The RNA shown here (transfer RNA) has 72 nucleotides and comes from an uncultured archaeon. RNAcentral holds the sequence, with entries from ENA. The same sequence occurs in records of 3 taxa. Its Rfam family is "tRNA". Rfam classes the family as a transfer RNA.
[in-house]
C1' cells in the first nucleotide's frame, strides 16, 4: 500500500429515505419495618467530523477520522 466491515444514550444494541425501539444502568413512586426482587413512571443520542444528492438523511454518494478482518 489494497480491499472488506464496523462507528447510534453510561453500556450493549435496532431503524422499507419519512423526523430515532428495546435491554441494562440511573432517578422517582408503589410495595416492605428496611433491602432486594417485582411492578409503575421518568430523564437521557441533533445517530464519529465535513460536503454532496433529495421535498426529506442514522440510512445513499464522496473525502477524512478511529475499531476490527482479510490481503501484500
Nucleotide at each position: 500500500g489494497g480491499g472488506c466491515u464496523c462507528g447510534u444514550a453510561g453500556u450493549c444494541g435496532a431503524a422499507c429515505g419519512g423526523u430515532a425501539a428495546g435491554a441494562c444502568g440511573c432517578c422517582a413512586g408503589u410495595c416492605u419495618c428496611a433491602c432486594a426482587c417485582a411492578c409503575u413512571g421518568g430523564a437521557g443520542a441533533u445517530c464519529c467530523g465535513g460536503a454532496g444528492u433529495c421535498c426529506g438523511a442514522c440510512u445513499c454518494u464522496c473525502c477524512g477520522c478511529g475499531g476490527g478482518c482479510c490481503c501484500a